Record summary
c-di-GMP-I riboswitch aptamer from Candidatus Schekmaniibacteriota, 77 nucleotides, folded computationally. Of the family's consensus pairs, 95% are formed in the model. Model confidence (mean pLDDT): 88 of 100. The organism belongs to Bacteria candidate phyla, within Bacteria.
RNA sequence: UCUCCGAAAAGGUAACCCCUGUGAAAAUAGGGGGCACAAAGCUUUCGAAUCCUUUAAGGGAUGGUCGAGCUUCCGAA
Repeated sequence: UCUCCGAAAAGGUAACCCCUGUGAAAAUAGGGGGCACAAAGCUUUCGAAUCCUUUAAGGGAUGGUCGAGCUUCCGAA
């Protein structure tokens, strides 16, 4: 230095609820609280799944549903 791993330390994010706003909806933005998370950082123009919309074709949402890819703090056993 790299890989595996996850003690400690320094930090980080923010479930769900409430308030305000956006959207036809799923859902989402900001503020407060703090469920939990070692990638709960990023990618849906990588694949699957779930949800909304649509007669259908199609369009939309979820990365805190999973896989995969990329980036990455610290360093005990």